[in-house]
Context: one part of a larger RNA
RNA sequence: UUGGGUUUAAAGGGUGCGUAGGUGGCCCAUUAAGUCAGUGGUGAAAGACGGCAGCUCAACUGUCGCAGUGCCUUUGAUACUGAUGGGCUUGAAUAUUGAUGAAGAUGGCGGAAUGAGACAAGUAGCGGUGAAAUGCAUAGAUAUGUCUCAGAACACCGAUUGCGAAGGCAGCUAUCUAAGCAAUGAUUGACGCUGAUGCACGAAAGCGUGGGGAUCAAACAGGAUUAGAUACCCUGGUAGUCCACGCCCUAAACGAUGAUAACUCGAUGUUAGCGAUAUACAGUUAGCGUCUUAGCGAAAGCGUUAAGUUAUCCACCUGGGGAGUACGGUCGCAAGAUUGAAACUC
Numbered sequence: 001u002u003g004g005g006u007u008u009a010a011a012g013g014g015u016g017c018g019u020a021g022g023u024g025g026c027c028c029a030u031u032a033a034g035u036c037a038g039u040g041g042u043g044a045a046a047g048a049c050g051g052c053a054g055c056u057c058a059a060c061u062g063u064c065g066c067a068g069u070g071c072c073u074u075u076g077a078u079a080c081u082g083a084u085g086g087g088c089u090u091g092a093a094u095a096u097u098g099a100u101g102a103a104g105a106u107g108g109c110g111g112a113a114u115g116a117g118a119c120a121a122g123u124a125g126c127g128g129u130g131a132a133a134u135g136c137a138u139a140g141a142u143a144u145g146u147c148u149c150a151g152a153a154c155a156c157c158g159a160u161u162g163c164g165a166a167g168g169c170a171g172c173u174a175u176c177u178a179a180g181c182a183a184u185g186a187u188u189g190a191c192g193c194u195g196a197u198g199c200a201c202g203a204a205a206g207c208g209u210g211g212g213g214a215u216c217a218a219a220c221a222g223g224a225u226u227a228g229a230u231a232c233c234c235u236g237g238u239a240g241u242c243c244a245c246g247c248c249c250u251a252a253a254c255g256a257u258g259a260u261a262a263c264u265c266g267a268u269g270u271u272a273g274c275g276a277u278a279u280a281c282a283g284u285u286a287g288c289g290u291c292u293u294a295g296c297g298a299a300a301g302c303g304u305u306a307a308g309u310u311a312u313c314c315a316c317c318u319g320g321g322g323a324g325u326a327c328g329g330u331c332g333c334a335a336g337a338u339u340g341a342a343a344c345u346c
Stems, first nucleotide, its partner, number of pairs: 004317003007300002012314001014201004021194003025088007033081002035077004040072003049065006091191001092188003095184004100179001103177007110154001114150007125136002162169002206247006216240001220236004258313006266291009295302002319346003328339004
């Protein structure tokens, strides 16, 4: 390389948008580039293969023939692919109507809890643990009540629920923005799918500047435990946790399962619709779950939300360690990220 693979053995890019490229629905006509058939030319010699011949044989040599993927030319064929023209509506998009949701952005508001301050009332403990101690407290704590302030998070509802491309999203409310879904089948008429490079988004932690700082809490300090205890437990506690703007760009970024389309038994629950006189039964579209047939799978299991049967496109894998390291490049303020070997060794 061919072949084979990628849930768990090595392997699906964190996610989307999209350029080039690849690929693409139904019908008709034209063309004849690909494709197929034939003709002509070329395809050096030597070599290879076959026949014959020459050295006593053979190796070797001579001679004749055949073969020669291919390339060019020309004459045809037209199913498929391409190109051109015309048409279609089922793919795709648009429109109208309807309901839906923790989808996003900005502002306003709310109650509980926590902590703090003030006052009242009150007295000796509080707190914490396996047990304690550090700690707080007669300078009046803890517990109780009233008032005030601060920041952060939103109990119940709440659910194999819902929404979002993923990350993720949850008090209430207003404004702005986006989305999918259902019904109609009105409009366009293949406008589609995928997508290297690229662009955008991307939890937490971390970084820069300026705010904020209630809680919790790396580091740190003390108390315990212990042979020791740079831990687990306890008392404190700073970055951080929050906001604005700008970076970082990684995760077990997981369904460890790329996207799209088609096909292939059923049962059951549920969300949003439709339809129907109807809360029932049954149907239907789109989602979210559980079980299961065929089939698949090394098995576990998957099973119309496939890991089944096919097609298109992208990404990735090729023994373990060395190593996601070194070097170089790119990016970054840094931390580091990304790309990514070899020697050697088993």
Molecule: small-subunit ribosomal RNA, central domain
Organism: Sphingobacteriaceae bacterium